[in-house]
Context: one part of a larger RNA
RNA sequence: GAUGAACGCUAGCGGCAGGCCUAAUACAUGCAAGUCAAGGGGAUCAGCAAUGGUCACCGGCGGACGGGUGCGUAACGCGUACAGAACGUGCCUUUGGGCGGGGGAUAGCAUUGGGAAACUGGUGGUAAGCCCCCAUGGCAUUGGAUUUCGGCAUCGGGAUUCAAUUAAAGGGAACACCCAAAGAUCGCUGUGCGUCCGAUUAGCUAGUUGGCGGGGUAACGGCCCACCAAGGCGACGAUCGGUAGGGGGUGUGAGAGCAUGGCCCCCCACACGGGUACUGAGACACGGACCCGACUCCUACGGGAGGCAGCAGUAAGGAAUAUUGGACAAUGGAGGGAACUCUGAUCCAGCCAUGCCGCGUGAAGGAAGAAGGCGCUCAGCGUUGUAAACUUCUUUUGGAUGGGAACAAAUGCGAUUCUGCGGGAUCGUUUGAGGGUACCAUCAGAAUAAGCACCGGCUAACUCCGUGCCAGCAGCCGCAGUAAUACGGAGGGUGCAAGCGUUAUCC
Numbered sequence: 001g002a003u004g005a006a007c008g009c010u011a012g013c014g015g016c017a018g019g020c021c022u023a024a025u026a027c028a029u030g031c032a033a034g035u036c037a038a039g040g041g042g043a044u045c046a047g048c049a050a051u052g053g054u055c056a057c058c059g060g061c062g063g064a065c066g067g068g069u070g071c072g073u074a075a076c077g078c079g080u081a082c083a084g085a086a087c088g089u090g091c092c093u094u095u096g097g098g099c100g101g102g103g104g105a106u107a108g109c110a111u112u113g114g115g116a117a118a119c120u121g122g123u124g125g126u127a128a129g130c131c132c133c134c135a136u137g138g139c140a141u142u143g144g145a146u147u148u149c150g151g152c153a154u155c156g157g158g159a160u161u162c163a164a165u166u167a168a169a170g171g172g173a174a175c176a177c178c179c180a181a182a183g184a185u186c187g188c189u190g191u192g193c194g195u196c197c198g199a200u201u202a203g204c205u206a207g208u209u210g211g212c213g214g215g216g217u218a219a220c221g222g223c224c225c226a227c228c229a230a231g232g233c234g235a236c237g238a239u240c241g242g243u244a245g246g247g248g249g250u251g252u253g254a255g256a257g258c259a260u261g262g263c264c265c266c267c268c269a270c271a272c273g274g275g276u277a278c279u280g281a282g283a284c285a286c287g288g289a290c291c292c293g294a295c296u297c298c299u300a301c302g303g304g305a306g307g308c309a310g311c312a313g314u315a316a317g318g319a320a321u322a323u324u325g326g327a328c329a330a331u332g333g334a335g336g337g338a339a340c341u342c343u344g345a346u347c348c349a350g351c352c353a354u355g356c357c358g359c360g361u362g363a364a365g366g367a368a369g370a371a372g373g374c375g376c377u378c379a380g381c382g383u384u385g386u387a388a389a390c391u392u393c394u395u396u397u398g399g400a401u402g403g404g405a406a407c408a409a410a411u412g413c414g415a416u417u418c419u420g421c422g423g424g425a426u427c428g429u430u431u432g433a434g435g436g437u438a439c440c441a442u443c444a445g446a447a448u449a450a451g452c453a454c455c456g457g458c459u460a461a462c463u464c465c466g467u468g469c470c471a472g473c474a475g476c477c478g479c480a481g482u483a484a485u486a487c488g489g490a491g492g493g494u495g496c497a498a499g500c501g502u503u504a505u506c507c
Stems, first nucleotide, its partner, number of pairs: 001506003005503005012359006018352002020317001025315003029312003034061003039058002042055005068270003077195008087187002092183007100134005109124006140165011170175001196242003203233003208230004213225003245267004249260004272293005295306004323349001325348003331345001332343004362393004372384005399443005407434001412429007451496005456477003462491005472479002
């Protein structure tokens, strides 16, 4: 000098930021991911009807984002630079083309069972953008042949041809759907270099190292498998053990360096402990599934339910860390044609001097140098000290009264107008949680506001009294045994100041 700090004493206000560093301990309760009725058949309500409202189910998209944590990990995990002639990519954009025919099941529903519940079985019948089959099809895929161009080992691109295989979905419209190519974005994979401590860890390795063939994958590969060979790594530190998420950065320092990785951003890993796959463009999936385990809860004892390292909150641990708040107004996200719905992301508010910054606690005048305190060489003098009183002034802050934002541009609605009919332009109108907040004006009134540590040297600041190696102080040196500037009190002084000290840690 610094801190995500804590503790002691003290405390007026505002702005901005930060706030479980410990038990990745256990969690009551509420909320945190839904949406689409313009895909489908239905149920129900209103209505004479047309039609409209509500709802579960099937179906679609989203739930792989956003949010949390740092357990594990010394690793291509991260950082940086390359590579993919070894890869994928929903939604979005561009381009070219297509959308013909047929069939089937199932939920809802009806009916009937089982169960305490969670839930679940049978039978009947039904729709679709659900599922399946056929057709059509190339610059698609696979295999073969011919030919041509190119490169970087394996090889890559183009042309011709043969064979096989593969597509679709509707809707009244808007809009969807299918095939192919390209883009963008995001991801996956490989490699060089860099990345803590220990040699009181010296040898390690059997899918181990390589090959051939296959399987698997979006894709290369012992990734997996059969067979063959006997290799591979290591004092340039393998293996083993310990510790640890990495980076941008942050602190300090003249720098080199050293230390560190909280908030914010990027990457990684994890989601009660462990394992597994399913679905899907994407997961081996925090608020999905299955299994094993520990724990908790319900039970009619037969059987079931659960996972806050989301936001609040509780218990526990601890020196120690906040509200079971408001709003979707803005920004962003999901769904939707839209209205809109959802959004503990986010935006705000609450608590805490935790930090940084700013402001205030008054200003000018005022000597009888008042009284009181303290000291002294004690009729007196010094000091506190222009300090107070007193006079004049100001009103930040606080109080009262009144006014009062920006953040709102879009969207929607209405009108006019242009149009390539998708939409665009102009005008008006609608929408603010924060908040009657910020801010502004007026009024009265010095009114509402100072502490903490230190004063032997280092180190700015000195005297008196008490104590008497006692009581005590102390960061180091060291003070105290009868005049202690070092202990305790007082007066005075010094330093910082809504803070000041102490402790801990880093430079």